[in-house]
Molecule: transfer RNA
Organism: Variovorax sp. JS1663
RNA sequence: GGGUGUCUAGCUCAACUGGCAGAGCGCCGGUCUCCAAAACCGAAGGUUACAGGUUCGACUCCUGUGACGCCCGCCA
Numbered sequence: 001g002g003g004u005g006u007c008u009a010g011c012u013c014a015a016c017u018g019g020c021a022g023a024g025c026g027c028c029g030g031u032c033u034c035c036a037a038a039a040c041c042g043a044a045g046g047u048u049a050c051a052g053g054u055u056c057g058a059c060u061c062c063u064g065u066g067a068c069g070c071c072c073g074c075c076a
Stems, first nucleotide, its partner, number of pairs: 001072007010025004019056001028042004049065005
């Protein structure tokens, strides 16, 4: 340099023939307990990597950029 994959909550990941952004764990509060754990109940938490475009509507499609990974090539 060429090709390709991934990027969503604190973490691990869903959600896509374009139509309400979710789960588990964690954190916080409660029930229970002498206290704690476990169990159960509840709540909070998001610029869907960034910037544009298409569209009535974009996590999803298109373009560019970035980070990380994989394959190939070049130089030394």